[in-house]
């Protein structure tokens, strides 16, 4: 200048050197959980079971179980150089974490979060806005 991702903007009021910044309150957005009726489940209750998250399924082989790895199929991300969308090749990912015996869906009502980790690579056809 950009990229994952909800992870962003505006006020105030304290600290500060009338500075950046930090802390603390509202608030707008944006993002997730819980929670009736009705409907769905007749299932779980040690083979617990549930969230975030794109991070799954099925098959064989090795292995002690995980795990690795091969094939299929499925999902996600980039590049596009002013945005957005579809298609083909193209590169790369397919984790991690929390809850804590407990939750289907669910309006009203509650409740939580607004991080953190990247980056130098340069295909192509249509479409749309500007």
């Nucleotide at each position: 200048a950009g990229c994952c991702g909800a992870g962003u903007c505006u006020c105030g009021u304290c600290u500060u050197g009338u500075g950046a910044g930090g802390a603390c309150g509202a608030g707008a957005g944006c993002g997730g959980g819980g929670a009736a009726a009705c409907c769905a489940a007749g299932u779980u209750u040690c083979c617990g079971g549930g969230g975030c998250g794109a991070g799954c399924c099925c098959a064989c082989u090795g292995u002690u179980u995980u795990c690795c790895g091969u094939g299929g199929g499925g999902g996600c991300g980039c590049a596009a150089g002013c945005u957005c969308c579809u298609u083909c090749a193209g590169c790369g990912c397919c984790a991690g974490c929390c809850c804590g015996a407990c939750a289907g869906c669910u309006a009203a009502c509650c409740c939580c979060g607004c991080a953190g980790g990247c980056c130098g690579a340069c295909g192509a056809a249509g479409g749309a806005g500007g």
Predicted 3D model of a 130-nucleotide RNA (c-di-AMP riboswitch aptamer (ydaO/yuaA leader)) from a soil metagenome.
Of the family's consensus pairs, 96% are formed in the model.
The sequence is in RNAcentral, with records from MGnify.
Model confidence (mean pLDDT): 78 of 100.